[in-house]
Predicted 3D model of a 106-nucleotide RNA (SAM riboswitch aptamer (S box leader)) from Fictibacillus gelatini DSM 15865. The prediction has a mean pLDDT of 86. Taxonomically the source falls in Fictibacillus gelatini (Bacteria, Bacillati, Caryophanales, Fictibacillus).
């Protein structure tokens, strides 16, 4: 970097360094000197994979949170391309696309 599978309306922040952006992209809308990004420390959330335990007995359910990740403003912040609703529009519903994360494969 590509492919496959699963999930994405739940949950969870303080301090230090730093000093202007950040929310993937585009538009919107937010956020930010009452301190952005990034990095560090500690804490927390979750339970994807491994591990341990329990039940069952042949691969499945549950528990723990030890290991590897991940995450801790706003539904993936909303929309983007279609379909439905609607006279049009707004609104709402829905499928995809894109993105993120995990596991596996090349």
């Nucleotide at each position: 970097u590509u492919c496959u599978u699963a999930u994405c309306c739940a949950g969870a922040g303080a301090g230090g360094u730093g000093g202007a952006g950040g929310g993937a992209c585009u538009g919107g809308c937010c956020u930010u000197a009452u301190g952005a990004a990034a990095c560090c420390u500690c804490a927390g959330c979750a339970a994807c994979a491994g591990g341990u335990c329990u039940g069952c007995u042949u691969u499945u359910a549950g528990a723990c949170a030890c290991u590897g990740u991940g995450c801790u403003a706003a539904u993936u912040c909303c929309a983007g391309c279609g379909g439905g609703u609607g006279a049009u529009g707004a609104u709402c519903c829905u499928g995809a696309u894109a993105g993120a994360u995990a596991a596996g494969a090349g």